[in-house]
RNA sequence: GAAGCUGGCUAGGCAGUCGCUGCGUGGGCAACCACGGAGAGGAAAGUCCGGGCUCCGUAGAGCAGGAUGCCGGUUAAUGGCCGGAGGUCGUGAGACCAUGGAAAGUGCCACAGAAAAUAUACCGCCGAUGGCCGCGUAAGCGGAUCAGGUAAGGUUGAAAUGGUGAGGUAAGAGCUCACCGCGCUUCCGGUAACGGGAGUGGCAGGGUAAACCCCAUCCGGAGCAAGACCAAAUAGGGGAACAUUAGGCGUGGCUCGCGCUGUUCCCGGGUAGGUUGCUUGAGCGUACGGGUAACCGUGCGCCUAGAGGAAUGACUGUCCACGACAAAACCCGGCUUAUCGGCCAGCUUCUUUU
Numbered sequence: 001g002a003a004g005c006u007g008g009c010u011a012g013g014c015a016g017u018c019g020c021u022g023c024g025u026g027g028g029c030a031a032c033c034a035c036g037g038a039g040a041g042g043a044a045a046g047u048c049c050g051g052g053c054u055c056c057g058u059a060g061a062g063c064a065g066g067a068u069g070c071c072g073g074u075u076a077a078u079g080g081c082c083g084g085a086g087g088u089c090g091u092g093a094g095a096c097c098a099u100g101g102a103a104a105g106u107g108c109c110a111c112a113g114a115a116a117a118u119a120u121a122c123c124g125c126c127g128a129u130g131g132c133c134g135c136g137u138a139a140g141c142g143g144a145u146c147a148g149g150u151a152a153g154g155u156u157g158a159a160a161u162g163g164u165g166a167g168g169u170a171a172g173a174g175c176u177c178a179c180c181g182c183g184c185u186u187c188c189g190g191u192a193a194c195g196g197g198a199g200u201g202g203c204a205g206g207g208u209a210a211a212c213c214c215c216a217u218c219c220g221g222a223g224c225a226a227g228a229c230c231a232a233a234u235a236g237g238g239g240a241a242c243a244u245u246a247g248g249c250g251u252g253g254c255u256c257g258c259g260c261u262g263u264u265c266c267c268g269g270g271u272a273g274g275u276u277g278c279u280u281g282a283g284c285g286u287a288c289g290g291g292u293a294a295c296c297g298u299g300c301g302c303c304u305a306g307a308g309g310a311a312u313g314a315c316u317g318u319c320c321a322c323g324a325c326a327a328a329a330c331c332c333g334g335c336u337u338a339u340c341g342g343c344c345a346g347c348u349u350c351u352u353u354u
Base pairs, nucleotide, nucleotide: 001350002349003348004347005346006345007344008343009342010341012319013318014317015316016315017314018313020039021038023036024035025034026033027032041325045336046335048334049333050332051331052330053223054222055221056220065219066218067217068216069215070084071083072082073081074080085099086097087096088095089094100214101213105212106211107208108207109206122154123153124150125149126148129147130146132143133142134141135140162180163179164178165177166176167175181203182201183200184199185198186197187196188195189194227276228275229274230273237267238266239265240264241263242262247261248260249259250258251257283302284301285300286299287298288297289296290295320323
């Protein structure tokens, strides 16, 4: 210098004018006015996880359903994050991985291929053994390959019943041996996942569990339109007093009785509406300490939107690199997705110069 990897910061600047929404102070009976100060994001988004808070529910168990799935840690909690193990990819910095169980059971494995799983035998190879043919007195030799043996080699496929080499054999084969892989036992290291060593077994039933399923762990439901408080009009409910008389209705027709129907007052529920929940919080910044880290502790400092059809804007001037994605709605921790650019730190590979 070039090409990369990882992590972080920033998100037009300045000045002026006019607005909008809260807050504080002052004035005003009030409506409101004046002044001061504050006013979107790294994702406010998707609503995909986890929690706080609230109500239902007394809270325990089981079934069903869902989620997660190597090990350890972190946290309020998580499916997040950190560290580690293993695997795959990359020269590397690094990136990615639902990574428990296929010997509980069931299913599936298109096409091709002999065969896709109780293995099997298309082309091959062999002709030891039995039979056949020829020669031979016989022993035997030769031939063909009917039965048969074989699974080395070929062919198919994403995948073919451990791999390579040697011995062995009629030809072959873990049939035997060496190495590698694998299973089992054991020792050592590690909290563990796992790693390493030794011995042993000729080697077992291929793959697929983001197929059903099995195992382990976790999960009650609904959500700020949750919920709480105040509380018109109208209608209805309860109680008391008055009227107790007449009428009407119901009680099958009649009588009695009973209930309803009247006026006034009180009470409570509740609709519209209003208030609250609402922003001081698992908060932010900084220093020190603990920890590899995520994270935790202590001290000091700070207060940083809170609307309710929904404010945070518009215009002017000026500068530049000409400005992306997008805008709170109960709150927080994550994840994912979108994003014009600019800047910083650490690291890797290659090249050049000294």
Predicted 3D model of a 354-nucleotide RNA (Bacterial RNase P class A) from Sulfurirhabdus autotrophica. The prediction has a mean pLDDT of 75. The sequence is in RNAcentral, with records from ENA and Rfam.